Notes
The part of an RNA shown here (small-subunit ribosomal RNA, central domain) has 348 nucleotides and comes from an uncultured bacterium. The full RNA is in RNAcentral, with records from ENA, Greengenes and SILVA.
Context: one part of a larger RNA
């Protein structure tokens, strides 16, 4: 490489935005590069194909005919392609609405936890399977008051719910802004799709320079458990977790283990969000999301089933037994940690 795959078996990039490429809606013209058709030219012999024949067959040998390619001509015009010219349905804009924990700053609040003052009181409290370290007569714990600082935001429709490309969002105000829907059809007229590099986000932990520090807590130390106990329980506690600037660039389940975009294919039943008919309540249509059950079909099976894993079509990533190994080497990126790319000997 062809093929054959990719939810659970090896396989979908963590997510977008976009360059090349790749692919592209309806009608009419032209023009013929690709396409297709005819005629010649060339395609050495040998060899190969097909017929037929000669050595008894047969290898082998003869003798016609032949093909792809490529080049000249001449003609076709549905499909691609390329000029030109119209269209609205893809696609985008206007205008008219409503919904949302979508995003960054700024301020604000109330429960609670810790500590500091002060008050009442007095011998324990606190932990655990049961204990001890531990804190307290220097007044602890309990309880009132007043304060201080830092995180986090109960209840609520809490949730199969809702916004976001994904990561991911959850008090409450104010300003600032992103995207989706819904109607309306008033513009513009294919401007679409996908996307190798590229860029730009991208949980946690983890670095760096300062800041902060209330619970919690790797690390550390001390009581237990235990033969041991570098753990699991308990008492404390240092990075760390909080902000502000920067880097890291992974995730292990970045998972819906399912790429992205289009079209088509029975139904049923719930909720989000608009829009609209009715008798205006109930319900009914529609259009976008979100969930569950189901035909067909599809699957190895589990299942999936208009949000597809079903019927088709474009484009991209990526897969080829296990181990060795996401290891060497090399490059390239990071302060580093490490990250990306990525083998081979051998073996089973």
């Nucleotide at each position: 490489u062809u093929g054959g795959g990719c939810g659970u078996a090896a396989a979908g990039g963590g997510u977008g935005c976009g360059u090349a490429g790749g692919c592209g809606g309806u009608c009419c013209u032209a023009c013929a590069a690709g396409u297709c058709a005819g005629a010649g030219g060339u395609g050495a012999a040998a060899g190969g194909c097909u017929a037929c024949g000669g050595c008894u067959c047969a290898a082998c040998c003869g003798u016609a005919g032949u093909a792809a390619g490529u080049c000249u001509u001449u003609g076709a015009a549905a499909c691609u392609g390329u000029a030109g010219g119209a269209c609205u349905u893809g696609a985008g804009u206007g205008c008219a609405g409503g919904a949302g924990a979508g995003g960054a700053g700024a301020g604000u609040g109330g429960a609670a936890u810790u500590c500091c003052c002060a008050g009442u009181g007095u011998a324990g409290c606190g932990g655990u399977g049961a204990a001890a370290u531990g804190c307290g007569u220097a007044g602890a714990u309990a309880u009132u008051g007043g304060g201080a600082g830092g995180a986090a935001c109960a209840c609520c429709a809490g949730u199969u719910g809702c916004c976001g490309a994904a990561g991911g969002c959850g008090a409450c105000u104010c300003a600032c802004u992103g995207g989706a829907c819904u109607g309306u059809a008033a513009c513009u007229g294919a401007c679409g799709c996908u996307g190798a590099g590229g860029c730009a986000c991208g949980a946690a932990a983890g670095c760096g320079u300062g800041g902060g520090g209330a619970g919690c807590g790797a690390a550390c130390a001390g009581g237990a458990u235990u033969a041991g106990a570098u753990a699991a329980c308990c008492u404390g506690g240092u990075a760390g977790u909080c902000c502000a600037c920067g880097c890291u660039g992974u995730a292990a389940a970045a998972c819906g283990a399912u790429g992205a975009a289009u079209g088509c294919u029975a139904g049923g039943u719930g909720u989000c969000g608009g829009c609209u008919c009715u008798u205006a309540a109930a319900g009914g249509g529609u259009c976008g999301g979100u969930g569950c059950c189901g035909a067909a079909g599809u699957u190895a099976a589990c299942a999936c089933a208009u949000u597809a894993a079903g019927c088709a079509u474009u484009c991209c990533a990526c897969c080829u037994g296990g181990g060795g190994a996401g290891u060497a080497c090399g490059u390239a990126c990071g302060c580093a940690a490490g990250u990306a790319u990525g083998a081979a000997a051998c073996u089973c």